Model confidence (mean pLDDT): 81 of 100. The RNA shown here (transfer RNA) has 74 nucleotides and comes from Thiohalomonas denitrificans. It matches the Rfam family "tRNA". Rfam classes the family as a transfer RNA. The RNAcentral record of the sequence draws on Rfam. The source organism's lineage runs through Bacteria, Pseudomonadati, Pseudomonadota, Thiohalomonadales and Thiohalomonas.

């Protein structure tokens, strides 16, 4: 060079035959518990869904360029 896989919360990931306010988990704060910590339990904050286009009434999802990881080939 060329295929191919993935890039969503600080971490690890779900969500993709396009639609309801974008989620779990752990972690972080803040409560309840408890003499006190840890566990339990509850509740917050936390995203321009890699970037910029495009197609639609509507895009994380679908399409083109690109840009990081990783793999295959040459």
């Nucleotide at each position: 060079g060329u295929c191919c896989c993935g890039g969503u919360a600080g971490c690890u990931c779900a969500g993709u035959a396009g639609g309801a306010u974008a989620g779990a988990g752990c972690a972080u704060u803040c409560g309840c518990c408890u003499c006190c910590u840890a566990a339990g339990c509850g509740a917050a904050g936390g995203g321009u869904c890699g970037c910029a286009g495009g197609u639609u009434c509507g895009a994380a999802u679908c399409c083109u360029g690109c840009u990081c990881g990783g793999g295959a080939c040459g």